Context: one part of a larger RNA
């Protein structure tokens, strides 16, 4: 000199962009961060309004409304959010491998979608229990569950053969034997047929079964990945193998027998630090630092273990056990889980609103309106950085008065002020005022598909939507009007006089001032640097 998720003094006018719990992976009140789908399903309220009857206590019945909440099923909930405990290699970076694997939703393509059956929650009734909850009995539906049938291009087994080949294998081709599937819903409709529910036709979603494709993952190989030898030996499922199991899938991955290996001064095994990268930061560079915001992997989810569902977990707002610790409680028992948005309290030098909206982008479910999203968009606080504006401009000398200084003549503050002419950026007051909006869905039209002017699909026009928002931006109105500190003047290092004080008070980054004329301490006045901001202190090159 350059940086910094900085912080402490002082002073502090707007703005744009960005950042902001870095120490207790310490405790947490409260709210709110995951739903949705009646176009799978079955049941199904109330309150308000209207009308009737009424023994004025109240009963019907219609709207609300096939709606709220519940419940069966599907999806989703493994994304997205937050943090760096751990972990020095099951991590991560980079180059391959998979002839050892998966893959829900999405695309293409190709086959089929047949015929039956039993339950069960909602709910109705009872019973326990303070409560969370639970048990009995009895009714019901499904795309929930089961049974049968078809079934290959599909898996398997055995026979037979072709190619390649690293000699392990691989990839195919015929023949035979096994196995394995499904589900419905829904717009629209002209003939027929109907048990008047529909079948049928024609359109949408969905569901089965197989092949490919994207887009995701899993394994494994090889290098590279901080410090210690005041750590030298280290290993028994270790280290190979055969059989078995186990996985999606290779392997001691796990299990039995067999051998007796594996590793290591090229630094093993132990300790201690640590997420790791793309990047940041310095420097000319090599190189050092460092890993905070943003993107990519990894690990965690009160701590310690385990599965279970599912295509996907070993699952942050699922499940069970144990621990610890908070609460409830009738003492029997139960309930929780901010390393998620805001917020609390504790440590602490120190880090923020319990906001506003789904109006934009994405994401879940849905045929679609739509719902839902503290992901997002925003807005708020904090000179925390960075970047840009402003605090006026021009003329104005009896060099005004004051302060300081002085050799008492003067000199300097100093064109600075006053005055006189101008000018409004910002700011605050009125007024207008883009762009983030494109759509969806609904209405007309036109094309395709159909038996069809219907329906659906797609094109066009038109409607329609904004948190933020007194938005950016533009008119005008005000009046020089509301906005300047900070540190530093020995030497490095730009800038110097007086007074005080007397090795005292004090000041220092080095050197070093101070003991009676201190340019070094403390004031003034003068100067010098940066200026919304300045110095200090920590760190890093």
């Nucleotide at each position: 000199g350059a940086a910094c998720g900085a912080a402490c003094g002082c002073u502090g006018g707007c703005g744009g962009c960005g950042u902001g719990g870095a120490u207790u992976a310490g405790g947490c009140a409260u709210g709110c961060a995951a739903g949705u789908c009646g176009a799978a399903c079955g049941a199904g309220a109330a309150a308000g309004c209207c009308c009737c009857c009424u023994u004025c206590g109240g009963g019907g019945g219609g709207u609300g409304a096939g709606u709220a909440a519940a419940g069966u099923g599907g999806c989703g909930a493994a994304a997205g959010g937050g943090u760096g405990a751990g972990u020095a290699a099951u991590g991560c970076g980079u180059a391959g491998a998979u002839a050892a694997c998966c893959u829900a939703c999405c695309c293409u393509c190709g086959a089929g979608c047949c015929c039956g059956g039993g339950a069960u929650a909602a709910c109705a009734g009872u019973c326990c229990g303070a409560a969370a909850g639970g048990g009995c009995u009895g009714c019901u539906a499904a795309u929930a569950c089961c049974g049968g049938a078809u079934g290959g291009c599909g898996c398997c087994c055995g026979g037979g053969u072709g190619a390649c080949u690293u000699u392990g294998g691989u990839c195919g081709c015929c023949c035979g034997a096994g196995c394995u599937a499904a589900a419905g819903c829904u717009g629209g409709g002209g003939a027929c047929c109907u048990u008047c529910g529909g079948g049928c036709c024609u359109g949408g979603c969905g569901a089965u079964c197989g092949a490919g494709g994207a887009g995701g993952g899993g394994u494994c190989u090889a290098c590279g990945u901080c410090c210690u030898a005041u750590u030298a030996g280290c290993u028994u499922g270790u280290u190979g193998g055969u059989g078995g199991g186990g996985u999606a899938a290779c392997g001691g991955c796990c299990u039995a027998c067999c051998a007796a290996g594996g590793u290591g001064a090229c630094g093993a095994u132990g300790g201690u630090u640590a997420g790791c990268c793309g990047g940041c930061c310095u420097g000319a560079g090599a190189g050092g630092g460092u890993g905070u915001c943003c993107g990519g992997c990894c690990a965690c989810a009160c701590u310690g273990g385990g599965a279970c569902u599912g295509a996907g977990a070993c699952a942050c707002u699922g499940c069970c056990c144990a621990g610890a610790c908070u609460c409830c409680u009738a003492c029997g028992g139960g309930a929780g889980g901010c390393u998620g948005c805001a917020g609390u309290c504790g440590a602490g030098a120190a880090u923020c609103u319990u906001c506003c909206g789904c109006a934009a982008u994405g994401g879940g479910c849905g045929a679609a309106a739509g719902c839902c999203u503290g992901a997002c968009g925003g807005a708020g606080c904090g000179a925390c950085g960075c970047c840009g504006c402003g605090u006026g401009g021009a003329c104005g000398a009896u060099g005004a008065a004051g302060g300081c200084c002085u050799u008492c003549g003067g000199g300097u503050u100093g064109u600075a002020a006053a005055g006189u002419c101008c000018u409004u950026u910002c700011g605050c007051g009125c007024a207008g005022g883009a762009g983030g909006a494109a759509a969806a869905c609904c209405a007309a039209g036109g094309u395709g598909c159909u038996a069809a002017u219907a329906a659906c699909a797609u094109c066009u026009u038109g409607u329609u939507u904004g948190a933020c928002g007194u938005u950016a931006c533009u008119g005008u109105g005000u009046a020089a009007a509301g906005a300047a500190g900070c540190u530093c003047c020995g030497g490095c290092u730009a800038a110097c006089u007086u007074c005080g004080u007397g090795c005292c008070a004090g000041c220092a980054g080095c050197c070093g001032c101070g003991g009676u004329a201190a340019g070094a301490c403390g004031a003034a006045g003068g100067g010098a640097g940066c200026g919304a901001g300045c110095g200090u202190u920590g760190u890093u090159c």